[in-house]
RNA sequence: GCUUUGGUGGCUCAGUCGGUAGAGCGUCAGUCUCAUAAUCUGAAGGUCAUGAGUUCGAACCUCAUCCAGAGCA
Numbered sequence: 001g002c003u004u005u006g007g008u009g010g011c012u013c014a015g016u017c018g019g020u021a022g023a024g025c026g027u028c029a030g031u032c033u034c035a036u037a038a039u040c041u042g043a044a045g046g047u048c049a050u051g052a053g054u055u056c057g058a059a060c061c062u063c064a065u066c067c068a069g070a071g072c073a
Stems, first nucleotide, its partner, number of pairs: 001072007010025004019056001027043004049065005
């Protein structure tokens, strides 16, 4: 340099054919306990890497850029 895969709450990852972004762990509060942990309940937390385009509507389609991995030279 070329090809290819990925970037989504603090972390690990889902998200099907474009139609209101989810789970587990973690955090906080409550429940329970003499107390702690565990259990159970609830809550907070996301400009979906960045910018532009297509569309009535984009995490998802198109283009460019950035970052990370893999392959080829």
Predicted 3D model of a 73-nucleotide RNA (transfer RNA) from Furculomyces boomerangus. Its Rfam family is "tRNA". Its family is annotated with triplet codon-amino acid adaptor activity in the Gene Ontology. NCBI's taxonomy places the organism under Eukaryota, Kickxellomycota, Kickxellomycotina, Harpellales, Furculomyces. Model confidence (mean pLDDT): 82 of 100.